[in-house]
RNA sequence: GUGGAUAUGGCUCAGUGGUAGAGUGCUUGCCUAGCACGCAUGAGGCCCUGGGUUCAAUCCCCAGUAUCACA
Numbered sequence: 001g002u003g004g005a006u007a008u009g010g011c012u013c014a015g016u017g018g019u020a021g022a023g024u025g026c027u028u029g030c031c032u033a034g035c036a037c038g039c040a041u042g043a044g045g046c047c048c049u050g051g052g053u054u055c056a057a058u059c060c061c062c063a064g065u066a067u068c069a070c071a
Base pairs, nucleotide, nucleotide: 001070004068005067006066007065010024011023012022013021018055026042028040029039030038048064049063050062051061052060
């Protein structure tokens, strides 16, 4: 510089125009002599930011920011 991709709980990732899920981690309880494992339970995200379209936007459009890739 170019064009593309990505941005969603602490971490890794799904998701789809109709008020968001999993795994792991964390809390609490059960289990155990104790720990681990296992079981149950709870908390934690207004979905990168700002605008637009729409009855309604995490999802579609525009701009921006950050990261990655190519050169």
Transfer RNA from Ictidomys tridecemlineatus, 71 nucleotides, folded computationally.
Lineage of the source: Eukaryota > Opisthokonta > Craniata > Euteleostomi > Ictidomys.
It matches the Rfam family "tRNA".
The sequence is in RNAcentral, with records from Rfam.